[in-house]
Context: one part of a larger RNA
Molecule: small-subunit ribosomal RNA, central domain
Organism: uncultured organism
RNA sequence: UUAGGUUUAAAGGGUGCGUAGGCUGGGCAAUAAGUCAGUGGUGAAAGUCCGCGGCUCAACCGUGGGAUUGCCAUUGAAACUGUUGUUCUUGAGUACAGUCGAGGUAGGCGGACAUGUGUAAUGUAGCGGUGAAAUGCAUAGAUAUUACCCAGAACACCGAUUGCGUAGGCAGCUUACCAGCCUGGAACUGACGCUGAUGCACGAAAGCGUGGGGAGCGAACAGGAUUAGAUACCCUGGUAGUCCACGCCGUAAACGAUGAUCACUCGCUGUUGGCAAUAUAGAGUCAGCGGCUGAGCGAAAGCAUUAAGUGAUCCACCUGGGGAGUACGUCGGCAACGAUGAAACUC
Numbered sequence: 001u002u003a004g005g006u007u008u009a010a011a012g013g014g015u016g017c018g019u020a021g022g023c024u025g026g027g028c029a030a031u032a033a034g035u036c037a038g039u040g041g042u043g044a045a046a047g048u049c050c051g052c053g054g055c056u057c058a059a060c061c062g063u064g065g066g067a068u069u070g071c072c073a074u075u076g077a078a079a080c081u082g083u084u085g086u087u088c089u090u091g092a093g094u095a096c097a098g099u100c101g102a103g104g105u106a107g108g109c110g111g112a113c114a115u116g117u118g119u120a121a122u123g124u125a126g127c128g129g130u131g132a133a134a135u136g137c138a139u140a141g142a143u144a145u146u147a148c149c150c151a152g153a154a155c156a157c158c159g160a161u162u163g164c165g166u167a168g169g170c171a172g173c174u175u176a177c178c179a180g181c182c183u184g185g186a187a188c189u190g191a192c193g194c195u196g197a198u199g200c201a202c203g204a205a206a207g208c209g210u211g212g213g214g215a216g217c218g219a220a221c222a223g224g225a226u227u228a229g230a231u232a233c234c235c236u237g238g239u240a241g242u243c244c245a246c247g248c249c250g251u252a253a254a255c256g257a258u259g260a261u262c263a264c265u266c267g268c269u270g271u272u273g274g275c276a277a278u279a280u281a282g283a284g285u286c287a288g289c290g291g292c293u294g295a296g297c298g299a300a301a302g303c304a305u306u307a308a309g310u311g312a313u314c315c316a317c318c319u320g321g322g323g324a325g326u327a328c329g330u331c332g333g334c335a336a337c338g339a340u341g342a343a344a345c346u347c
Stems, first nucleotide, its partner, number of pairs: 003319004007301002012315001014202004021195003025088007033081002035077008049065006091192001092189003096184003100180001103178007110155001115151002118148005126137002163170002207248006216242002221237004259314006267292009296303002320347003329340004
């Protein structure tokens, strides 16, 4: 490269927006760039291939044909692709009406028999912890009980295969602002669409910088146990961190291990938000979230209208294991490190 693949064997980018590019609805008309047909020119000779001939044959040589798949010019065709014009409404969008939701940002507020500190009171010898203990706390009055104050963090029940969000993610109550899906009728635009290399933005936790905050938890660390040892599991403490503001980092089993969009393809059942309906034995429709099952697919497990089925378009990625997501170089970062990413060698 051809080809085959990407849930679990190697392989879907963490997610979105979007540039170039690729691909792209219906009708009519024009054009003739691609496309198709005819004709002319050119495509050196030798060689190769085919026919015939000359050296006694052959090699070799001569002659004729073919090929030279191409290019140029010209005359036509007009289905398809392209281009131009015009038009349509089903794709897409706008407007209107009505829901819905832990969607986002900022502010305010709340309670507990929660936790911890402090103060005061009652009260006396233990408390705590474990498999059992000990370290630890406690007569300088602990633990327990009661009252008050303070602090920080998180929001029991509701709560659910629930809901919302592009993903990461989002849960006490309330206010303001912002965004969105969905449904309905069909007023408007009239293909405005899909995908998307580079790029830009967002992106859990941990980590980093500056300044706050610090109740509980708790890497590191210290001690007590266990053990042959115990740099662990268990216990008592405990710093960073966890929280807030601003700025970085840019990675995860960032998972549905399943890219996006469109169309098509048996059924049963639950549920969320709409619409519509009731003829009653039964139910319809749109958008989601689940369970089960058939055809089909699959190596199987399984998937199965939320496809891993049947097709189309575009992007990303894979090509034996190790070496290795390493080295080198480059780019980014304050750093930690991230992105890109080999080879020798070896089986």